Background:
RNAcentral holds the sequence, with entries from ENA. The RNA shown here (Bacterial RNase P class A) has 431 nucleotides and comes from a Blastocatellia bacterium. Lineage of the source: Bacteria > Pseudomonadati > Acidobacteriota > Blastocatellia. Rfam family: Bacterial RNase P class A. It is annotated as a ribozyme.
RNA sequence: GGAGCAGGUUGGGUGAUCGCUGAAUCUUCGAUUCAGAGGAAAGUCCGAACACCAAAGGACAGCAGGCUGGCUAACGGCCAGGCGGGGUGACCCGACGGAAGAGUGCAACAGAGAACAGACAGCCCAACCCCGGAUUCGUCUCGCAAGAGGCCGACUCGGGCGGGCGAUGGUGAAACGGUGAGGUAAAGGCAUCACCAGCGGGCGUGGCGACACGUCCGGCUAGGCAAACCCCCUGCGGUGCAAGACCAAAUAGGGAGACGGAUUGAGGCUCGUCCGGCCGAUUUUCGUGAUAGCUGGCAACGGCAUUCACGGAGCCGUCUCCGGGUAGGUCGCACGAGCCGGUCAGUAAUGGCCGGCCCAGAUGAAUGAUUACCCACGGCGGCACGCAAUUGUCGCCCGGACAGAAUUCGGCUUACAGACCGGCUCCACGC
Numbered sequence: 001g002g003a004g005c006a007g008g009u010u011g012g013g014u015g016a017u018c019g020c021u022g023a024a025u026c027u028u029c030g031a032u033u034c035a036g037a038g039g040a041a042a043g044u045c046c047g048a049a050c051a052c053c054a055a056a057g058g059a060c061a062g063c064a065g066g067c068u069g070g071c072u073a074a075c076g077g078c079c080a081g082g083c084g085g086g087g088u089g090a091c092c093c094g095a096c097g098g099a100a101g102a103g104u105g106c107a108a109c110a111g112a113g114a115a116c117a118g119a120c121a122g123c124c125c126a127a128c129c130c131c132g133g134a135u136u137c138g139u140c141u142c143g144c145a146a147g148a149g150g151c152c153g154a155c156u157c158g159g160g161c162g163g164g165c166g167a168u169g170g171u172g173a174a175a176c177g178g179u180g181a182g183g184u185a186a187a188g189g190c191a192u193c194a195c196c197a198g199c200g201g202g203c204g205u206g207g208c209g210a211c212a213c214g215u216c217c218g219g220c221u222a223g224g225c226a227a228a229c230c231c232c233c234u235g236c237g238g239u240g241c242a243a244g245a246c247c248a249a250a251u252a253g254g255g256a257g258a259c260g261g262a263u264u265g266a267g268g269c270u271c272g273u274c275c276g277g278c279c280g281a282u283u284u285u286c287g288u289g290a291u292a293g294c295u296g297g298c299a300a301c302g303g304c305a306u307u308c309a310c311g312g313a314g315c316c317g318u319c320u321c322c323g324g325g326u327a328g329g330u331c332g333c334a335c336g337a338g339c340c341g342g343u344c345a346g347u348a349a350u351g352g353c354c355g356g357c358c359c360a361g362a363u364g365a366a367u368g369a370u371u372a373c374c375c376a377c378g379g380c381g382g383c384a385c386g387c388a389a390u391u392g393u394c395g396c397c398c399g400g401a402c403a404g405a406a407u408u409c410g411g412c413u414u415a416c417a418g419a420c421c422g423g424c425u426c427c428a429c430g431c
Stems, first nucleotide, its partner, number of pairs: 001427005007421004012374007020036007038402001042413002045411005050240004062236005067081005082096001083094004097231002103229002105225002120169002122165004129160005136154002138151005177196005182190001197221001199218008244331004254322008267279004284313007293304004338357008375400001378397007
């Protein structure tokens, strides 16, 4: 100098004017003072606090987690480590229990064959089956003989519409350990040998542990997928501040009581008022007493129906009280697993101690708008240095990312212009 890796901090500043929300104070229609978004307030994905509902306890189902140790209120978070994978390296990534035994299932395309497999090309013909050749032997027929002819026979040669093989080629993410030797018709972990890899177990050493290293023995090769079902271990009751608690109208229902009224009508509508008009509880039923009439009975007395009075129930209206719910209001709701600084323990996450601080609280939902100067970034133009890239300076324009609380915390994830701070690695060169 170039290329990278992994962290931390910040997220424009200071004023002016006009507003908005909250708190405190006061001369209380109001005024003054003070405070007023974030690292993610976001996604609502985990874990809790808190509240209500349910609940003797346990199990099944379901969901979630899954190497080890530590931290924490808790966690699927964080720190440190182990193992596996990637990178020359700094460093990064990993749902990382069980597939060698409880069982079931799956594997596109290609390929002959994808699980206790397979024969496409290829190699081989020992054995089985079959075909063909040869005619040495055997045997049968003919012939006196030489010999000729035959045969589901033996031997032998060649071969396959019959077999052997998993070594070679080829396919695939994956083809049932690797190399060499022996062996074989050709082959092959092949009850063979040597070495290596892998698996299981024992022992020793180191480590809290995951695990690592060493050594011995065994069996003789066991494929992959559990982010497929499943098995093992651990955890989990549900709903969320619109939780929930309290105060509490108007109107319409509900309950109790008082008063008034029912056609000579309480009350209501129209309306400035009166008149007028309209609406309005269908006097419904029971008890007691009286009453004129009809009627039954010798009588005492009774039946039917009329009218009146009183009382009860029902109906209409007015008023008062009680109760539930709604609108609305108050609380929950801002002192908290709190923030800042120092120090101690710890590799660290984190924790202890000491000191200081009070830091948004809306709900038709405040936290804004305008403007001045400065700072950072970009563009254009001028000037200066310089061969030039460029740098410095001045002027003008543009211009500050992602995004906004809503019960509160601890995390995770996602978005983010720019600026600043240290740390580490590799390569090249110079001293």